RNAcentral holds the sequence, with entries from ENA. Predicted 3D model of a 72-nucleotide RNA (transfer RNA) from a Minisyncoccales bacterium.

[in-house]
RNA sequence: UCCGGUGUAGCUCAAUGGUAGAGUAGCGGCCUGUUAAGCCGUGGGUUGUAGGUUCGAGUCCUACCACCGGAG
Numbered sequence: 001u002c003c004g005g006u007g008u009a010g011c012u013c014a015a016u017g018g019u020a021g022a023g024u025a026g027c028g029g030c031c032u033g034u035u036a037a038g039c040c041g042u043g044g045g046u047u048g049u050a051g052g053u054u055c056g057a058g059u060c061c062u063a064c065c066a067c068c069g070g071a072g
Stems, first nucleotide, its partner, number of pairs: 001071007010024004018055001026042005048064005
């Protein structure tokens, strides 16, 4: 210098262009002599940044940033 991949909740990851979810963690409750385990409920999101396409973008396109890998 060039090519590819990844970036979404605290963490690990989903989501066919059409209301952003799950597990786990957190919080509250039930249960228990108490804790743990178990059960029920609940809050939490600038989808890396900036633009573009579209009625509508996490998803498609462009540039940039971070990380990982490859070529030279």
Its Rfam family is "tRNA". It is annotated as a transfer RNA. The same sequence occurs in records of 2 taxa. The coordinates come from a structure-prediction model, not an experiment, and the mean pLDDT is 81.